This is a predicted structure of a 76-nucleotide RNA (transfer RNA) from an Anaerolineae bacterium.
RNA sequence: AGGGGUGUAGCUCAAUUGGCAGAGCAACGGCCUCCAAAUCCGUAGGUUGAGGGUUCAAGUCCUUCCGCCCCUGCCA
Numbered sequence: 001a002g003g004g005g006u007g008u009a010g011c012u013c014a015a016u017u018g019g020c021a022g023a024g025c026a027a028c029g030g031c032c033u034c035c036a037a038a039u040c041c042g043u044a045g046g047u048u049g050a051g052g053g054u055u056c057a058a059g060u061c062c063u064u065c066c067g068c069c070c071c072u073g074c075c076a
Stems, first nucleotide, its partner, number of pairs: 001072007010025004019056001027043004049065005
C1' cells in the first nucleotide's frame, strides 16, 4: 500500500435483516441477616466510533475518515 472483518451501557454481547435500543454481569438502593455474603425485588446508566448522504423512518443502506484484528505485498 491492497483486501477482509470489527466498533452498540463500566465489561461481555443481542437487536427479527429499515419500524419504540435490550439482556447478563458489574454499580447503586431495598428485602433478608446479630453483621456480612448469597438469594430475591427495584433504580440508574447510550451522541449505537466521528462527519456527510438516502428515507416518512437508519444500530441496520450508501459514502469519507478514525481505532483494533487478520491476510497479501513493498522498502529497510
Its Rfam family is "tRNA". It is annotated as a transfer RNA. About the family: Transfer RNA (tRNA) molecules are approximately 80 nucleotides in length. Their secondary structure includes four short double-helical elements and three loops (D, anti-codon, and T loops). Further hydrogen bonds mediate the characteristic L-shaped molecular structure. tRNAs have two regions of fundamental functional importance: the anti-codon, which is responsible for specific mRNA codon recognition, and the 3' end, to which the tRNAs corresponding amino acid is attached (by aminoacyl-tRNA synthetases). tRNAs cope with the degeneracy of the genetic code in two manners: having more than one tRNA (with a specific anti-codon) for a particular amino acid; and 'wobble' base-pairing, i.e. permitting non-standard base-pairing at the 3rd anti-codon position. The source organism's lineage runs through Bacteria, Bacillati, Chloroflexota and Anaerolineae. The sequence was found in a public genome assembly.